The RNA shown here (transfer RNA) has 73 nucleotides and comes from a Candidatus Parcubacteria bacterium.

Formats: sequence, C1' cells, structure tokens
RNA sequence: GGGCCUGUAGCUUAGUUGGUAGAGCGCCACAUUUGCAAUGUGGAGGUCGCGGGUUCGAAUCCCGCCGGGUCCA
Repeated sequence: GGGCCUGUAGCUUAGUUGGUAGAGCGCCACAUUUGCAAUGUGGAGGUCGCGGGUUCGAAUCCCGCCGGGUCCA
C1' cells in the first nucleotide's frame, strides 16, 4: 500500500430483505429481610464510530474518513 470482516446503552450483544432501537449483566428507587444476598416491580442510560449522499423515511443502501481484527505484498 491492497483485499476481507468489524464498530449499536458502562460491558456482552440482537436488530437480514429501509418504517418512529431491544435484551442479558451492571446502575438507581421501592417491596421483601433484624441486616446483606437472592427474588419481584418500576426507572435512568444509546441522535447506532465520524462526515456526506440517496429516499417521504437510513442502525440498515452508496461514498469518504477514523479505530479494531485478519490475510497478501
């Protein structure tokens, strides 16, 4: 330098043919307990790596850039 894969909540991740973003763990509150844990209920937390484009509408399609992985030179 080139090919391929990948980037979504604090962490691990789902979201497949474009239609107003979910789960588990973790965190907070309440209930339960003498207290803790466990359990139950509720809640906060993401403008989907960044910038453009297409579209009525983009996490999803297209282009560029950045980070990570892998292969080739």
Description:
Model confidence (mean pLDDT): 81 of 100. The organism belongs to Candidatus Parcubacteria, within Bacteria. The sequence was found in a public genome assembly.